[in-house]
RNA sequence: CGAAGUCUUCGGGACGGGGUGAGUUGUGUUUGGCGCAACAAGUCCCCACCGGCGGUAUAGCCCGCGACUCCUGCCUGGUGGUAGGAUUGACACGAUGUGAUUUCGUGGCCGACAGUAAAGUCUGGAUGGGAGAGGACUGCG
Numbered sequence: 001c002g003a004a005g006u007c008u009u010c011g012g013g014a015c016g017g018g019g020u021g022a023g024u025u026g027u028g029u030u031u032g033g034c035g036c037a038a039c040a041a042g043u044c045c046c047c048a049c050c051g052g053c054g055g056u057a058u059a060g061c062c063c064g065c066g067a068c069u070c071c072u073g074c075c076u077g078g079u080g081g082u083a084g085g086a087u088u089g090a091c092a093c094g095a096u097g098u099g100a101u102u103u104c105g106u107g108g109c110c111g112a113c114a115g116u117a118a119a120g121u122c123u124g125g126a127u128g129g130g131a132g133a134g135g136a137c138u139g140c141g
Stems, first nucleotide, its partner, number of pairs: 001141002004138007016047004023039007048121002050111002052065004060109002069086007091107005113124003
């Protein structure tokens, strides 16, 4: 240094501002409803903000992986566990350069499930899982 084995650590982000008012409460009334007042959305609208891992000229939107969701087998009283499989978002133009959908400039786009006023940003499954990154040790080459 290399491949292997055992153990171990790490391993996802989102500042803030404004508007509207579903609804709730109170109140008045002709009790049908309606009026008025207060409260009221990180979900709606405007602005703002965020970006897992490996590869490659430095990447949310190029290739691949993970996560979420779903299906099947097995185990389980149940929760759930485990193995295999399926699905899985989004970029253009210009500049530099040998080389960049990765840098720079400009303008765009995307974001699981459940809850709830409709959610990339809140709460929850999750003190979970995880692609992978690092370290220690063992013998071998």